[in-house]
């Protein structure tokens, strides 16, 4: 990097540095966090999603990844008479190559 399987529901921040952007996404539209300080960084602490540890319908946070401000609606594409439902995209763990 690519493939397959799953999950995308819940949890959980403070301080420093930085100084204008973020809020996954495919037109577009709307809303929202943010200078009372985005995003990145680091250093502590924390969640427990998978792997994992234990005295195993639960519990843990040693250890490997992940996370810890703030989301909706929804064109396109297939399958349906629709209602709908599928793939796709994108995020994350296992394993394969």
């Nucleotide at each position: 990097c690519c493939c397959u399987u799953a999950u995308u529901c819940a949890g959980a921040g403070u301080g420093a540095u930085g100084g204008a952007g973020a809020u996954a996404c495919a037109a577009a539209g709307g809303a929202u966090c943010u200078g009372u300080g985005a995003a990145g960084u680091c250093a502590c602490g924390g969640c427990a999603a998978c792997c994992c540890c234990u005295u195993a319908u639960a519990g843990g946070a040693a250890g490997g990844u992940g996370c810890c401000a703030a989301c909706c609606u929804g064109a396109g594409c297939g399958a349906g008479u629709a209602a709908u439902c599928g793939a796709g995209c994108a995020a994350u763990a296992a394993g394969a190559g």